[in-house]
RNA sequence: GGAGUCGGCCGGACAGUCGCGUCGUUCGCAAGAGCGCCGAGGAAAGUCCGGGCUCCGAAGGGCAAGGUGCCAGGUAACGCCUGGGCGGCGCGAGCCGACGGAAAGUGCAACAGAGAGCAGACCGCCGCAUUGCGGCAAGGGUGAAACGGUGGGGUAAGAGCCCACCGCGUCGCUGGCAACAGUCGACGGCACGGCAAACCCCACCUGGAGCAAGACCGAAUAGGGGAACAUUGGCGUUGCCCGCGCCGUUCCCGGGUUGGUUGCUGGAGCCAGGCGGCGACGCUUGGCCGAGAGGAAUGACUGUCACGCCGCAAGGCGCACAGGACCCGGCUUACAGGCCGACUCCGCUU
Numbered sequence: 001g002g003a004g005u006c007g008g009c010c011g012g013a014c015a016g017u018c019g020c021g022u023c024g025u026u027c028g029c030a031a032g033a034g035c036g037c038c039g040a041g042g043a044a045a046g047u048c049c050g051g052g053c054u055c056c057g058a059a060g061g062g063c064a065a066g067g068u069g070c071c072a073g074g075u076a077a078c079g080c081c082u083g084g085g086c087g088g089c090g091c092g093a094g095c096c097g098a099c100g101g102a103a104a105g106u107g108c109a110a111c112a113g114a115g116a117g118c119a120g121a122c123c124g125c126c127g128c129a130u131u132g133c134g135g136c137a138a139g140g141g142u143g144a145a146a147c148g149g150u151g152g153g154g155u156a157a158g159a160g161c162c163c164a165c166c167g168c169g170u171c172g173c174u175g176g177c178a179a180c181a182g183u184c185g186a187c188g189g190c191a192c193g194g195c196a197a198a199c200c201c202c203a204c205c206u207g208g209a210g211c212a213a214g215a216c217c218g219a220a221u222a223g224g225g226g227a228a229c230a231u232u233g234g235c236g237u238u239g240c241c242c243g244c245g246c247c248g249u250u251c252c253c254g255g256g257u258u259g260g261u262u263g264c265u266g267g268a269g270c271c272a273g274g275c276g277g278c279g280a281c282g283c284u285u286g287g288c289c290g291a292g293a294g295g296a297a298u299g300a301c302u303g304u305c306a307c308g309c310c311g312c313a314a315g316g317c318g319c320a321c322a323g324g325a326c327c328c329g330g331c332u333u334a335c336a337g338g339c340c341g342a343c344u345c346c347g348c349u350u
Base pairs, nucleotide, nucleotide: 001346002345003344004343005342006341007340008339009338010337012305013304014303015302016301017300018299020039021038023036024035025034026033027032041321045332046331048330049329050328051327052326053210054209055208056207060242061241062240063239065206066205067204068203069202070084071083072082073081074080085099086097087096088095089094100201101200105199106198107195108194122140123139124136125135126134127133128132148166149165150164151163152162153161167190168188169187170186171185172184173182174181175180214262215261216260217259224253225252226251227250228249229248233247234246235245236244269288270287271286272285273284274283275282276281307318308317309316310315
């Protein structure tokens, strides 16, 4: 100097004028007016997970169904995060993982090939004998993949048939909380492929519905009409069964209200310091309160500054993705431009 990887942050600021909204305060009978504080996000998005909260179920048990899937931690919890193990990609920093089980069973794998779950003899080698019989699976071929590899012995020719080493399996030892690891040891010729993001088996987790949940106030109407079941029944917030509770329940047609208040923002909250921990994070001390709309509010102009681009300069142009609706913890996706830190690789110079 170049190319990358990971983490954090900004994504406009200040002042003025006009305009908008909640709240507070003053004036006003009221309508309203004056003044003052404050007024969208890092993703508010997707609605994908987890909860807080509200209601139902006496809230219990079982089956089904669904979710997760290495180990150890963090957390209110999670499918999230941190650290580690194993596997894969990358020269590397790093990144990804749908990561329990194939010796319980079932199933799938086109074509080619002799043969692809318990398989197989096409070419070939050997023996006898002659157009056949027998032996072989070492060599070749087909295929994504051919039921261990190399070397030696042995054999008619061969084969873990036997041996050495490697691989594999079982057991032990050592290290580690563990997943796992081992230039460790012993035994065994050796259950000898893939797929479970196939069904399945195993372990753990899960009641349902959701702020349009609910609560209160007010108002109005048609205590309307019809049908079915009826204690051997019906209903009780996924389905089925048992239990428990209630005595009525369900369906169709029609009528009234569709108004107001609340839920609705002080929290598993944020910021800073200290301590503990590899880390996620935890504990503690101090400080702060930053929209609560209700058919849905923050926009425009001017000046200065910052940033980016064009230009010799003067100056000019412009600034991404995009906006709450009960709240919070995550994940995923979008993002013009810019800043900071750490690390890796390549080249050059000293």
Source information
A computed fold for a 350-nucleotide RNA from a Rhodanobacteraceae bacterium, annotated as Bacterial RNase P class A. NCBI's taxonomy places the organism under Bacteria, Pseudomonadati, Pseudomonadota, Lysobacterales, Rhodanobacteraceae. Rfam family: Bacterial RNase P class A. From the family's description: Ribonuclease P (RNase P) is a ubiquitous endoribonuclease, found in archaea, bacteria and eukarya as well as chloroplasts and mitochondria. Gene Ontology terms of the family: ribonuclease P activity, tRNA processing and dimeric ribonuclease P complex. The family's RNA type in Rfam is ribozyme.